[in-house]
């Protein structure tokens, strides 16, 4: 250089075109408890980035970033 394939919460991930982007462990509050832990409620946090299709895009399509692969 050419393909192919991933990028979604602090990690780890669901969501094949529709409704408020779900969950887990993480984290903060606050119950409990003499203190921790655990355990129960509760809260906040996430679609790599820039166009396009579309009545609507995590989700199709096109470039760029980046991470793995072929091959040359």
């Nucleotide at each position: 250089g050419u393909c192919c394939u991933g990028u979604u919460a602090g990690u780890u991930u669901a969501a094949u075109g529709g409704a408020u982007a779900g969950a887990a462990c993480a984290a903060g509050u606050g119950c409990c408890u003499c203190c921790u832990a655990a355990g129960c409620a509760c809260u906040a946090g996430a679609u790599g980035u820039g166009g396009g299709u579309u009545c609507g895009a995590u989700u199709c399509c096109c470039g760029c970033a980046c991470g793995g692969g072929a091959c040359g």
Transfer RNA from Blautia glucerasea, 72 nucleotides, folded computationally.
Rfam family: tRNA. Rfam classes the family as a transfer RNA. Its family is annotated with triplet codon-amino acid adaptor activity in the Gene Ontology.
The same sequence occurs in records of 24 taxa.
Its mean pLDDT, the model's own confidence on a scale to 100, is 81.